Predicted 3D model of a 1463-nucleotide RNA (small-subunit ribosomal RNA) from an uncultured prokaryote.
């Protein structure tokens, strides 16, 4: 924040104009007193209003709200009308006297007024009625006034405001009905005043609203009851709409007012600022008792992420009261606070290139910030200062005039004019003047989505993140900076709603494989339903009327300078109701029809079902005979059986179970399912022809029945098979796979269970829509002796296929096509078909069925690869067939490891390991130790000085240091200025790095692999990834070629072109050659160039020719000719790519790091170590040999700091010496195996040569660590090599020697060369590698893949849990305040009546009924919590196995049962 009225009343506490009286005196002031006394006004009586206005949303899923209707109602004030307003009475406050109490507040006595209260009279209308009658009202107050009257107050008249009764209206309110109005069925049954009737009561009014009696109803699957949540609406946000979300401000309704209950008053309340009671809380108290209720406006505290001033004014609008003035009004109008929102405005404008400075970047040239700034020229909105200054104001009051009323010129009312006066906002808006660019820009972002990029720092850290994701040393993603982009007095974040999302699909989705068709029938409710006619008008369609408040949205105007905003009109409000009309369709009613459906008749096929009987083969067991040592089983074995006679074989018997062949993408059934034969009973289907019924139909929530296997109960039965179990194997293990046994079970009867990958992963009914070809059942016809065949039709059942559909795969008249009917089901993966609850079950369990939490995927189909203990074809010294090796020995060499001061570094499956290294004593050298240097050993540039350089001494391990000496100029160019070169010292730039990163790189290289592949253009196919081409049939060494083909062409690879070798020719003959003529020791020499050879150029080989095969092709096979034949042999040559392959230590190089050292120099050491392991080699183990003697035949190379002959010396390595040779001339340089003699005689040897001792040679500055070789002596292992493993297909393997590079010296290595010179290849099964096609895939980092479960640890949410603590609630009781109602004569009692006694009535009291708080008992439900416990989820590297994906190594999976660490 609700008061007001003195014009209802008695009066006067305060103030007080005026008047009277008195006093004081400064005689115009003060004081006192009187008069309710013009005002005014406290308290009281009385009236009206406090039920409006304002706040809030707790409750309420309907006693609410919205829309539209209705009848049985009331309504103060207001409007209109009718009729009245007469005459009396008795009280109670205030007040007064005492009095109780702390207070709040009283109680007693006495006085008094009224528009307070009560009778009487009157009653047009009103109410009741048995229709005769009966009942019921009121109040005055104020203004004015001419006659008349007066007790002088007034009466009386009139006006205004009131009052009474009634009628109508308006307004407001109450009640009833229909429709609509959230979620949950893990809430399915609820209800006794319950549903209805009658009588009564009650209410303003209908009504179980209440009561008595009677009846047994009422609601519910169209969701009752219960639980949770929620004020409802106009509207608001969003959306194309339909919708979805929401219900702040504004407006309508409802509910509430500390919590619960209750009534009173009143027109209206069960009352926010009223009353009573109970309760909680706060306050006061004298402890006895009292007071209070901001969810009014401000404000305080608390809570919170968070929300304002204890403001001004009633000037306007509105409200209450009043005749009015007016009073009141935290309604309201304004102001204050907050960028909270919307709108508008500003922070300047123009010019300005030296493209300033600074910043940032840089390829160092420049670019960018950027006309941006500065500078110059202007403007002054906003803010600031001063001034002027609207509109919001209409009224009211007063006055004048006119009209109305009246007896009246008064008063009052209405209208018009004049005057006066009213502004909180307010320092208002607006305007004018002044000054000066002056006072005024931030925030987010810059990887993609999404507009906008660089540098630095950091280094899986710090951090970012809406999703994907970023960060592990070059981050446009973190942090900073520069620059840019977007918005802008805001910007960004967070939270929320709608949209996108057709991801709940009404508009507008789906269900073969992605989530999704119930396992299958029957059938209730419901839904849907054939043809014709008539009627009706519920649905439907159209018109009209009423309503759909206003505001808002939309449109058109208007007003603030614009806009936001305000305002006027229109449209709209898609709805509801009433009414009129139409009659096609749906519905309803009536009548008819036969095409759907059904019945009857005659046939047909069938593992359809049930019961009873019966048959043969086989297995097993038993009995008997024959017979003898094994049988059985497996990948191989063993357990097992058997000399007590098995197995085998013959005969007989018993018993149980299942029914070979026929047998078939054949048949039947709704599905599960059904298989010897016969009989009985029985269901359904199909065909043909007619007759009949006349829509009887389809689907089907609930319901009900059937329902494989396994399992359960009772009783039988038990041959074979066979969970569990036992044993034997396999294995790392083997709770398995395999084997030997074996119990439940499998079988029957009865009763349960009710699930399967119960699948066509495809619900049911109906209609329509190209074909071809099978097959089963039936019918007509043709041709037929018949069997058959053909045409056609119908009912099934298959394979293909058109259109169409589909994400694709595929489906395709048996649809997944086109339509229609009804039902079921789905809405990301996991958690989970789980928990809890309900129902069912003997149990096992089934059915119904979540959530928390967690992830950003899970899934389908198809594609390309890769892979497979998938398949097909093919190739390769891949295997096989052979030859020779390695692995064993000794040694050489490399590596690992170990050691060390150092044993520098790199290379590590194939594809590192006699590799970088074509050659470590020093050097190399990078490593270690020690000693030294610091612009440096090396490069560029600067200034000044000096020639350079030569000889030499000392110290030192040396580097180096300290000296001494000679020399003072010279080569080149020159335009005569100079340039260029060398040396020591200097200063800062810089040098230097075998330091790191080959995962920052270039280049080079290895490998698959000399494998035959890898691609492109255009076209075509596919939604697409992609395919086709490139696949197929042949053929090849080859994607080589041919043919075919929606492909046609092309490129890189293959092949060829190149080199070499093999044959011939031509040319040329020296250093080569020598047939011929001479000559000789010797092609030595003279002729010669024929031959060989050399080196240039040619020829030649192309499947060219013939035959065969083939497809008339390509090609292959054979043959001829030929030096060579099908690529003649060999080499170089290496597609697209793979391995983050190798190399930063060849070189180059980004980045990082070191800078008196990680750079540089020197000496010594090390790389050469040595228990061991591995790789690659050499030499052997001997007789195809060793040793010895003798005799032949090469090729290709190298040589001047070189090769080095003859000769001589040495046993030899080698030495002396130096001819010749710059090489077809000379030298290295005697090739060796071979061949021919003779010897050894199978032995650790006359094999083998290691090791060791001694003596030497050579190279080199130097041979100790640490060289090679020679001679003498020594004489180890080794007698052909385990598992395993390597090379090679012809001039190859094997074997024999020769040369070269590197190099002072130092090969068993490497690279070349020739000599001798084999064996074998049936073939592609297998091992390895590769190519093509195909298949599967859960792989794509691509099988060194992926991935499952237990266990252990941490964390999280959740279920169970002895219980415990709250909330809500049912039932049965107790209890009973205030209050209302009933009863009551205990007490009291003004009006009225009275016969005066009393009565009527009332109040108080008592009692009964109802009932709030509260209490007890017993249930239900929900929330929280709980020792312990169950599973689940998540987590970087844990443990155990390897279940799944490939034939995943035992195909996988589903249901069920048993068992097991786990899969």
């Nucleotide at each position: 924040a609700a008061g007001u009225c003195g014009a209802a009343c008695g009066g006067a506490a305060a103030c007080g104009a005026u008047g009277g009286a008195g006093a004081g005196c400064u005689u115009g002031c003060u004081c006192u007193u009187c008069a309710g006394g013009a005002g005014u006004a406290u308290a009281g009586c009385g009236g009206c209003g406090g039920a409006c206005g304002g706040g809030u949303g707790a409750g309420u899923a309907a006693u609410g709200c919205a829309u539209g209707g209705g009848a049985a109602u009331c309504u103060u004030c207001c409007c209109a009308g009718u009729a009245g307003u007469g005459g009396g009475g008795g009280a109670c406050a205030a007040c007064a006297u005492g009095u109780g109490g702390a207070a709040a507040c009283g109680a007693c006595u006495g006085c008094u007024a009224a528009u307070a209260c009560c009778g009487c009279a009157u009653a047009c209308g009103c109410c009741c009625u048995a229709c005769g009658g009966g009942g019921g009202a009121a109040a005055g107050u104020g203004g004015g006034g001419g006659a008349c009257c007066u007790u002088c107050g007034g009466g009386c008249c009139u006006c205004a405001c009131g009052c009474u009764a009634c009628u109508g209206g308006a307004u407001g309110a109450g009640c009833c009905c229909a429709u609509g109005u959230c979620a949950g069925a893990u809430u399915a049954g609820c209800u006794a005043g319950u549903u209805g009737g009658u009588g009564g009561g009650g209410u303003a009014a209908u009504g179980g609203c209440c009561u008595a009696c009677c009846a047994a109803g009422g609601c519910g699957a169209c969701g009752a009851u219960c639980u949770g949540u929620a004020g409802c609406u106009g509207g608001u946000c969003u959306g194309a709409g339909a919708g979805g979300a929401u219900g702040a401000u504004c407006a309508g309704c409802c509910a509430c007012a500390c919590u619960g209950g209750g009534a009173c008053u009143g027109a209206g309340a069960c009352a926010c600022g009223g009353c009573c009671c109970a309760g909680a809380c706060u306050c006061c108290u004298a402890c006895g008792g009292g007071a209070g209720g901001c969810a009014g406006c401000a404000g305080u505290g608390g809570g919170g992420a968070a929300u304002a001033u204890u403001g001004c004014a009633c000037a306007a609008u509105g409200g209450a009261c009043g005749c009015a003035a007016g009073u009141c009004u935290g309604a309201u109008g304004c102001a204050g606070c907050a960028a909270u929102g919307c709108c508008g405005c500003g922070u300047g404008u123009g010019u300005g290139a030296a493209g300033a400075a600074g910043g940032c970047c840089u390829u160092a040239g420049g670019g960018u910030u950027g006309u941006a700034a500065a500078g110059c020229a202007c403007u002054u909105u906003c803010a600031g200062a001063c001034g002027u200054g609207a509109g919001g104001a209409a009224a009211a009051g007063u006055u004048u005039a006119a009209g109305g009323u009246u007896a009246a010129u008064a008063a009052c009312c209405u209208u018009a004019g004049g005057c006066c006066c009213u502004g909180a906002c307010g320092u208002u808006a607006a305007c004018g003047u002044c000054a000066g660019a002056a006072g005024a820009a931030g925030c987010a972002c810059c990887g993609g989505c999404u507009a906008a990029c660089u540098c630095c720092g950091u280094g899986c850290c710090a951090g970012c993140a809406g999703c994907c994701g970023c960060g592990g040393u070059a981050a446009u993603a973190c942090g900073g900076a520069g620059g840019g982009u977007g918005c802008a007095a805001g910007c960004g974040u967070u939270a929320a709603u709608c949209g996108g999302a057709a991801u709940u699909a009404c508009u507008g989705g789906g269900c073969g494989u992605a989530a999704a068709g119930c396992g299958c029938g029957c059938g209730u409710a419901g839904g849907c339903g054939g043809c014709c006619u008539g009627a009706u008008a519920a649905g439907u369609u159209g018109g009209a009327u009423g309503u759909g408040a206003a505001a808002g949205c939309c449109c058109u105007g208007g007003g603030c300078u614009c806009a936001a905003c305000c305002u006027a009109g229109g449209a709209a409000c898609u709805g509801c109701a009433u009414u009129c009309a139409a009659a096609a369709c749906u519905g309803u009613c009536a009548g008819g029809c036969u095409a759907g459906a059904g019945u009857a008749u005659g046939g047909u096929a069938g593992a359809g079902g049930a019961u009873a009987g019966u048959g043969g083969a086989a297995u097993u067991u038993c009995c008997g005979g024959u017979g003898u040592a094994g049988c059985g089983g497996u990948g191989a074995a063993a357990u097992g059986c058997g000399u007590a006679g098995a197995a085998a074989u013959c005969g007989g018997a018993a018993g149980g179970a299942a029914c070979a062949u026929c047998a078939g993408u054949g048949g039947c059934g709704a599905a599960g399912g059904c298989g010897g034969c016969u009989a009985u009973c029985u269901g359904g289907a199909c065909c043909a022809a007619u007759a009949c019924u006349g829509a009887c139909g389809c689907u089907g929530a609930g319901g009900u029945g059937c329902g494989a296997a396994a399992g359960c109960g009772u009783g039988g039965g038990g041959a074979g098979c066979a969970a569990a179990c036992a044993g034997g194997a396999c294995u790392a293990g083997a709770u398995a796979c395999c084997c030997u046994g074996g119990u439940a079970g499998u079988c029957c009867a009865c009763g349960c269970c009710g699930u399967a990958a119960a699948c066509g992963a495809u619900g049911u009914c109906a209609a329509c829509u190209a074909g071809c070809c099978g097959u089963u059942g039936g019918g007509c016809g043709a041709c037929u002796u018949g069997a058959a065949u053909c045409c056609u039709u119908u009912a099934g059942u298959a394979u293909c296929g058109u259109a169409g559909c589909u994400a694709a795969c595929g489906c395709g008249a048996u649809a997944a096509g086109u339509u229609c009917u009804c039902c079921g089901c789905c809405u990301g993966g996991g958690g989970a078909g789980u928990a809890c609850g309900g129902c069912c079950g003997c149990a096992a369990g089934g059915u119904u069925a979540a959530a928390a939490c967690u992830c950003a995927a899970a899934u389908g189909a198809a594609u390309u690869g890769a892979c497979g203990g998938g398949g097909g074809c093919c190739c390769g010294c891949a295997c096989a067939a052979g030859c020779g090796g390695u692995g064993g020995a000794g040694c050489a060499u490399g590596u690992g490891g170990u050691u060390u001061a150092a044993u520098u570094c790199g290379a590590u499956g194939c594809a590192a390991c006699g590799c970088g290294a074509a050659g470590a004593a020093c050097c190399u050298u990078a490593c270690c130790u020690a000693c030294c240097c610091u612009u440096g050993a090396c490069a560029u540039a600067c200034a000044g000085a000096g020639a350079a350089c030569u000889u030499u001494u000392c110290a030192g391990a040396g580097a180096u240091g300290a000296g001494a000496u000679g020399g003072u100029g010279c080569c080149c160019c020159u335009u005569c200025g100079g340039g260029a070169g060398c040396c020591a010292a200097g200063a800062g730039a810089c040098a230097g790095g075998u330091g790191c990163u080959g995962c920052a790189u270039g280049g080079c290289u290895g490998u698959c692999g000399u494998c035959a592949g890898c691609u492109c253009g255009u076209g075509u196919c596919g939604u697409g990834a992609g395919a086709u081409g490139u696949u197929g049939g042949g053929u090849u060494a080859a994607g080589u070629c041919c043919c075919g083909c929606a492909a046609c062409g092309a490129g890189c690879g293959c092949a060829a072109c190149c080199c070499u070798u093999g044959u011939c020719c031509u040319u040329a003959g020296u250093u080569g050659c020598u047939a011929c003529c001479a000559u000789u020791u010797a092609g030595u020499u003279g002729g010669g160039c024929a031959c060989u050879c050399u080196a240039a150029g040619g020829a030649g080989a192309c499947u060219g020719c013939c035959g065969g095969u083939g497809a008339u092709a390509a090609a292959c096979c054979g043959g001829a000719g030929g030096a060579a034949g099908g690529u003649g042999g060999g080499g170089a040559c290496g597609a697209c790519g793979u391995c983050a392959a190798g190399u930063c230590a060849u070189c180059a190089u980004g980045g990082c790091c070191c800078u008196u050292a990680u750079g540089g120099g020197u000496a010594g050491g090390g790389c050469u170590a040595c228990a061991c392991a591995c790789g690659u080699g050499c030499u052997a183990c001997a007789a195809u040999g060793g040793a010895u003697a003798a005799u032949a035949c090469a090729g290709a190379g190298g040589g001047c700091a070189g090769c080095g002959a003859g000769a001589c010396c040495g046993c030899g390595a080698g030495g002396u010496g130096g001819a010749g040779c710059u090489a077809a001339u000379c030298c290295c340089a005697g090739a060796a195996a071979a061949c021919c003699g003779a010897u050894c005689g199978u032995a650790g040897u006359c094999c083998g040569g290691a090791u060791u001792g001694g003596a030497g040679u050579c190279u080199g500055c130097a041979a100790c660590u640490c060289g090679a070789c020679u001679c003498c002596a020594u004489g180890a292992a080794g007698u052909c090599g385990g598992a395993a493993u390597c090379g090679c297909u012809a001039g190859u393997a094997a074997u024999c020697g020769c040369g070269a590079a590197u190099c002072a010296g130092a090969a068993u290595g490497u690279c070349g060369c020739g000599g001798u010179g084999a064996a074998u290849a049936c073939g592609u099964u297998c091992c390895c590698g590769g190519g093509c096609c195909u298949u599967g895939u859960a792989c794509a980092c691509a099988c060194c893949g992926c991935c499952c479960g237990u266990c252990a640890c941490a964390c999280c949410a959740u279920g169970g849990g002895a219980g415990u603590g709250g909330g809500c609630u049912g039932c049965a009781a107790a209890a009973g305040a205030a209050g209302u109602g009933g009863c009551u004569a205990g007490u009291u009692u003004a009006a009225c009546c009275u016969u005066c006694g009393g009565g009527a009535g009332a109040a108080c009291g008592g009692u009964c009924a109802c009932c709030a708080c509260u209490u007890u008992g017993u249930g239900g439900u929900u929330c929280a919590u709980g020792a312990c416990u169950g599973g689940g989820g998540u987590g970087a590297a844990g443990u155990c196995g390897u279940a799944a994906c490939a034939a995943g190594g035992u195909a996988g999976c589903c249901c069920u049962a048993g068992g097991g660490g786990a899969a």

The coordinates come from a structure-prediction model, not an experiment, and the mean pLDDT is 84.